The RNA shown here (c-di-GMP-I-GGC riboswitch aptamer) has 83 nucleotides and comes from Clostridiaceae bacterium BRH_c20a. Rfam family: c-di-GMP-I-GGC riboswitch aptamer. Its Rfam clan is "c-di-GMP_I riboswitch clan". The source organism's lineage runs through Bacteria, Bacillota, Clostridia, Eubacteriales and Clostridiaceae.
[in-house]
RNA sequence: UAAUAAAAAGGCAAACCAUUCUAAAGAAUGGGACGCAAAGUUAUGGAUCUAAGGUGUAAGCUAUGAUUGCCAGACUGCCGGAG
Numbered sequence: 001u002a003a004u005a006a007a008a009a010g011g012c013a014a015a016c017c018a019u020u021c022u023a024a025a026g027a028a029u030g031g032g033a034c035g036c037a038a039a040g041u042u043a044u045g046g047a048u049c050u051a052a053g054g055u056g057u058a059a060g061c062u063a064u065g066a067u068u069g070c071c072a073g074a075c076u077g078c079c080g081g082a083g
Base pairs, nucleotide, nucleotide: 011036012035016031017030018029019028020027021026034069040075041074042073044072045071046070047067048066049065053062054061055060
C1' cells in the first nucleotide's frame, strides 16, 4: 500500500424477561446470546412497520414518527496473517 479465505485477542448482542418512555410502530437501561468482519456512524435512495395529527359519514389514505441486525449509497475503522 492493497485485500479479507481460515483462526486468535478484544468488540457488538437477536429472541425472550424486567423496568421506564411512546398514540402506535418502536426506543432506552439491566439481564440474556441467535448471530455479526463493519451487527461502527449516517434515514441519502429503495423497502418495511406504525397512524397520534390531518383528511374522510365510515372503511381507508397520509410521515412530519420509526427500522442501518432488510438492500444499496456516503463517511470512518481494531487485531492478526499474506504480499